[in-house]
The prediction has a mean pLDDT of 76. Two RNAs folded together computationally: RNase P RNA and transfer RNA, 426 nucleotides in total. It holds a member of the Rfam family "Bacterial RNase P class A". By type it is a ribozyme.
RNA sequence: CCAGCUGGCCGGACGGCCGCUCCCGCAAGGGGGAGGAAAGUCCGGGCUCCAUGGAGAAACGGUGCCGGGUAACGCCCGGCGGGGGCGACCCUAGGGAAAGUGCCACAGAGAGCAGACCGCCGCUGAUCCGCCCGGAGACGGGCGAGCGGUAAGGGUGAAAGGGUGCGGUAAGAGCGCACCGCGCGACUGGUAACAGAUCGCGGCAAGGUAAACCCCGCUCGGAGCAAGACCAAAUAGGAAUCCAUAGGUGUGGCCCGCACUGGAUUCGGGUAGGUUGCAUGAGGUGCGUGGUGACGCGCAUCCCAGAUGAAUGACUGUCCACGACAGAACCCGGCUUACAGGCCGGCUCCGAUA
RNA sequence: GGGCGAUUAGCUCAGGGGUAGAGCGGGGUCUUUACACGGCCUAGGUCGGGGGUUCAAAUCCCUCAUCGCCCA
Numbered sequence: 001c002c003a004g005c006u007g008g009c010c011g012g013a014c015g016g017c018c019g020c021u022c023c024c025g026c027a028a029g030g031g032g033g034a035g036g037a038a039a040g041u042c043c044g045g046g047c048u049c050c051a052u053g054g055a056g057a058a059a060c061g062g063u064g065c066c067g068g069g070u071a072a073c074g075c076c077c078g079g080c081g082g083g084g085g086c087g088a089c090c091c092u093a094g095g096g097a098a099a100g101u102g103c104c105a106c107a108g109a110g111a112g113c114a115g116a117c118c119g120c121c122g123c124u125g126a127u128c129c130g131c132c133c134g135g136a137g138a139c140g141g142g143c144g145a146g147c148g149g150u151a152a153g154g155g156u157g158a159a160a161g162g163g164u165g166c167g168g169u170a171a172g173a174g175c176g177c178a179c180c181g182c183g184c185g186a187c188u189g190g191u192a193a194c195a196g197a198u199c200g201c202g203g204c205a206a207g208g209u210a211a212a213c214c215c216c217g218c219u220c221g222g223a224g225c226a227a228g229a230c231c232a233a234a235u236a237g238g239a240a241u242c243c244a245u246a247g248g249u250g251u252g253g254c255c256c257g258c259a260c261u262g263g264a265u266u267c268g269g270g271u272a273g274g275u276u277g278c279a280u281g282a283g284g285u286g287c288g289u290g291g292u293g294a295c296g297c298g299c300a301u302c303c304c305a306g307a308u309g310a311a312u313g314a315c316u317g318u319c320c321a322c323g324a325c326a327g328a329a330c331c332c333g334g335c336u337u338a339c340a341g342g343c344c345g346g347c348u349c350c351g352a353u354a
Numbered sequence: 355g356g357g358c359g360a361u362u363a364g365c366u367c368a369g370g371g372g373u374a375g376a377g378c379g380g381g382g383u384c385u386u387u388a389c390a391c392g393g394c395c396u397a398g399g400u401c402g403g404g405g406g407u408u409c410a411a412a413u414c415c416c417u418c419a420u421c422g423c424c425c426a
Stems, first nucleotide, its partner, number of pairs: 001351001003348008012319005018313001020033005035325001039336002042334005047224004061219004065079005080094001081092004095215002100213002102209003117154002119150006129144006162180006181204001182202005187196003228276004238267006247261006283302008320323001355425007364378004372409001380396005402418005
């Protein structure tokens, strides 16, 4: 150089002029003004209301190797185990399948207390029959049948219940032995997950699936700023039906009648504006310090968007590599997804060159 | 801004681990003088995209996209 792996950062720069929005100011004027994802709303919190005496418990909830970080998390860091790559490195929802239940289609003999299709082996054959081989013939041997044995070999499948070799056997088989593997216990190392080339025991039992039910550990009340609080306005005046018709008022009038007043339902009508929540916060930057790291601690310094039809734009000058994805709406910590181009650091393999 | 749901054939929908179905619609054919109705046959699917779990995924899990509903 080529090919690749990985960590981090930037994401037009500096001006002019005219606007937009918020704050300060009597005014002139001054100051601030989108992002690494502001996004998806997938997790975790703050805050607020509702429920609840407190604690606890629970699910068709969530989560799941070990240790640590954090306000918390399903996030992050460091390890362990497994898988992939020659390697740098990458991926990993990774507790329990010797508690129970379910499922394992098709194919296949057998798929869950495994199994016997082909093959291999043994036994039954006394007669008859067919075929093959040998024989001149008599006859002899084998196959076809039945009953068993076998798990080496073939075949099916994603998966057929350790592997290789030797012995053994009728043929075989952990049936026996050696080595390897596996499980359990001890020992050693490690906080632990776990590891070990050590020792002992076990001839192997215990297939897979828990992102199937389930068991075990941990965790979890619900809703969301359109939550909530305050101020102002509004519930005026009506219509229809039904009930009561007792009482009251007015009047014709004094037996009684009429009108209004009551309650329920329906129709129709009115209100829906402002303030706050709302930006000083698990805050940013710099330095020091502890830690492998996530992160913690100390000191100094800074105030850095806050709208409610909702603000960041237009024109232009210089320069370059000619500018991607995209724009706050209660606020933080993560995850995920989108993204033109550029910069810095670390590392690996092969080949070439020196 | 916040909270939910859906996506399977041209359309409307079933199917909830084991080769994807129904109705309507489309095509061919029979019937009729012809059309409709009717009978028979037939085509048509990246199960919204990607990744994972599993021997095996439309189905289980994660993520993205599109469409729809609700809250003053």